[in-house]
RNA sequence: AUAAAAUUUUAAGCGCCUGGACUCUAAGUAGUUGACGAGGUCUAGAGUUAUCGAAAAACUCGGCGGAUACUCUAGUGGUUUAGCUUAACCCAUAAUAUUAAUCAAAAAUCAAUAGAAAUAUUGUAACAAAAUUAAUAUAUAAGCUGUAU
Numbered sequence: 001a002u003a004a005a006a007u008u009u010u011a012a013g014c015g016c017c018u019g020g021a022c023u024c025u026a027a028g029u030a031g032u033u034g035a036c037g038a039g040g041u042c043u044a045g046a047g048u049u050a051u052c053g054a055a056a057a058a059c060u061c062g063g064c065g066g067a068u069a070c071u072c073u074a075g076u077g078g079u080u081u082a083g084c085u086u087a088a089c090c091c092a093u094a095a096u097a098u099u100a101a102u103c104a105a106a107a108a109u110c111a112a113u114a115g116a117a118a119u120a121u122u123g124u125a126a127c128a129a130a131a132u133u134a135a136u137a138u139a140u141a142a143g144c145u146g147u148a149u
Stems, first nucleotide, its partner, number of pairs: 014065004019061001020033004024028001036053003042075007076092003080088001082145006095138007110123005
């Protein structure tokens, strides 16, 4: 360094259920449902209804908690001048704009399994957007220093 196995840990569309909805061999001190994936954390504080689409067409309803979201303040760091320092701008492994490329799972259907049922799990094939990546274009002031004439 590679490969295999075991153990632990691994929640952030995440956890929970006191409403509603649903089931009924038992009507209850019973059970089921209650977010589908993509993407996402510089540090601290504050505020807020926390990004993107898919599905559905009241149940992804409603509530509680949490949260990597957004905005503001302060700090740290990064891009932009030949270099350094300070400041400005836009950003957060890190400039803006345009164009192009590329990416999902579930629901539904079918099948199997479990269940009395609501329903759950597994398997099968398809379908996004934001982001991301690439290319192109564009993108500072002052002071000092350096280089050339």
Annotation:
Predicted 3D model of a 149-nucleotide RNA (glmS glucosamine-6-phosphate activated ribozyme aptamer). It was read from a public genome assembly, where an Rfam model found it. Rfam family: glmS glucosamine-6-phosphate activated ribozyme aptamer. It is annotated as a riboswitch. Rfam describes the family as follows. This entry contains a glucosamine-6-phosphate activated ribozyme that is found in the mRNA for GlmS. GlmS is an enzyme that uses fructose-6-phosphate and glutamine to generate glucosamine-6-phosphate. Rfam links the family to the GO terms regulation of gene expression and catalytic activity. The prediction has a mean pLDDT of 76.